[in-house]
Molecule: transfer RNA
Organism: Nanobdellota archaeon
RNA sequence: GGGCCCGUAGUAUAGUGGUAAUAUAUCUGCAUGGCAUGUAGAAGACUUGAGUUCGAUUCUCGGCGGGUCCA
Numbered sequence: 001g002g003g004c005c006c007g008u009a010g011u012a013u014a015g016u017g018g019u020a021a022u023a024u025a026u027c028u029g030c031a032u033g034g035c036a037u038g039u040a041g042a043a044g045a046c047u048u049g050a051g052u053u054c055g056a057u058u059c060u061c062g063g064c065g066g067g068u069c070c071a
Stems, first nucleotide, its partner, number of pairs: 001070007010024004018054001026042006047063005
């Protein structure tokens, strides 16, 4: 320098046009004499810009970041 892939709560992964889910972690309540554990609940995220669309996490293009292969 070129090809390909990826970017979603603190972390790990779903979701691939109709407004985002699960596990774990965090916080609160309850159970226990207390801790651990269990249980109920809460907060927390679509890398960025433009385009297409009634509507974009999703499709297209560029930027940024990461991975991999080739040189």